The RNA shown here (Glycine riboswitch aptamer) has 102 nucleotides and comes from Pseudotabrizicola algicola. Rfam family: Glycine riboswitch aptamer. Its family is annotated with glycine biosynthetic process in the Gene Ontology. The coordinates come from a structure-prediction model, not an experiment, and the mean pLDDT is 81.
[in-house]
RNA sequence: UUGUCAGGUUCGGGAGAAUCCGGAUCGGCGCUCGCGCCGCACCGGUGCCGAAGGAGCAACCGCCCCGGUAAACUCUCAGGCACAAGGGACCGUUCUUGACAC
Numbered sequence: 001u002u003g004u005c006a007g008g009u010u011c012g013g014g015a016g017a018a019u020c021c022g023g024a025u026c027g028g029c030g031c032u033c034g035c036g037c038c039g040c041a042c043c044g045g046u047g048c049c050g051a052a053g054g055a056g057c058a059a060c061c062g063c064c065c066c067g068g069u070a071a072a073c074u075c076u077c078a079g080g081c082a083c084a085a086g087g088g089a090c091c092g093u094u095c096u097u098g099a100c101a102c
Base pairs, nucleotide, nucleotide: 002101003100004099005098006097007096008095011092012091013090018046020045021044022043023042025041026039027038028037029036030035047081048080049079053077054075055074056073060068061067062066
C1' cells in the first nucleotide's frame, strides 16, 4: 500500500401497526348552567406492528449426560401504532480505528 474481518463516523435512502373503548384528569368552545362537543394531551384497558436493543431454535459440529451455534425466521420483555419530530435493521457513501494476512 492492498485485501479480509470487526467497530466508530459524514451524507442520502429507509417500512409496519387503532387515535379503538372508557374515564372521578386537564385545556378550549357552546349553553337550556344540567350537560354536550372538541382535543390525537393525561390515566386505564383492549387490539395491533417489528427493522433499536433483547430472547428462542434447525442443519451442522463437539469432549455427544449435555453443550456450542444463524437470521431479515419466531417471540414480543423492551420499543412503537394521526401528522410532524425522533428512533430505525438494512443499502449506498465520506473519513477513520483495531486485528489478521500478503